[in-house]
RNA sequence: GGGGGCGUGGUGUAGUGGUCAAACAUGCGGCCCUGUCAAGGCCGAGACCGCGGGUUCAAAUCCCGUCGCUCCCG
Numbered sequence: 001g002g003g004g005g006c007g008u009g010g011u012g013u014a015g016u017g018g019u020c021a022a023a024c025a026u027g028c029g030g031c032c033c034u035g036u037c038a039a040g041g042c043c044g045a046g047a048c049c050g051c052g053g054g055u056u057c058a059a060a061u062c063c064c065g066u067c068g069c070u071c072c073c074g
Base pairs, nucleotide, nucleotide: 001073002072003071004070005069006068007067010026011025012024013023018057028044029043030042031041032040050066051065052064053063054062
């Protein structure tokens, strides 16, 4: 320098054009339970999807640019 993959709550992931702008696990806060803790149960806060632009009636999802991580080639 060229090419591929990935980037989504604190963390690990799902989602692959249309339900209300996002689900699950774990973590976090509250309550219940318990003599206490843990486990378990219920509730809650937390991401406008790396960033900018475009296509579309509609974009996390498609396209372009760009940044970061990673792999391959030279």
Transfer RNA from an Elusimicrobiota bacterium, 74 nucleotides, folded computationally. The prediction has a mean pLDDT of 81.